A computed fold for an 88-nucleotide RNA from Paenibacillus sp. Root444D2, annotated as c-di-GMP-I riboswitch aptamer. The coordinates come from a structure-prediction model, not an experiment, and the mean pLDDT is 81. Its Rfam family is "c-di-GMP-I riboswitch aptamer". Gene Ontology term of the family: cyclic-di-GMP binding. Of the family's consensus pairs, 95% are formed in the model.
[in-house]
RNA sequence: ACAACGGAAUGGCAAACCGAGCGAAAGCUUGGGACGCAAAGCUAAAGGGGCUCUCGUGCCUAAAGCAGAGUGCCAGCCAGCUGUCGAA
Numbered sequence: 001a002c003a004a005c006g007g008a009a010u011g012g013c014a015a016a017c018c019g020a021g022c023g024a025a026a027g028c029u030u031g032g033g034a035c036g037c038a039a040a041g042c043u044a045a046a047g048g049g050g051c052u053c054u055c056g057u058g059c060c061u062a063a064a065g066c067a068g069a070g071u072g073c074c075a076g077c078c079a080g081c082u083g084u085c086g087a088a
Stems, first nucleotide, its partner, number of pairs: 005086002012037002017032006035076001041081003047078002049074003053070003057067003
């Protein structure tokens, strides 16, 4: 130095929930709050996966549901890229 790993320390982030705002919803922003996190940093225009609503194309007598097409969203699901510390 690199890889793997995760005791300690210094900093960092912040789930659920609550208040305010935005949105049709999923969800997002902000203040509080901490379940957790070594990538809980970035990427949704690499890809898989999930959620949302719309359509009503297929299955179905119909509804529901599933599949399909489209809209928006999720990086704290996997993944890709980058990256702090260093006891054993």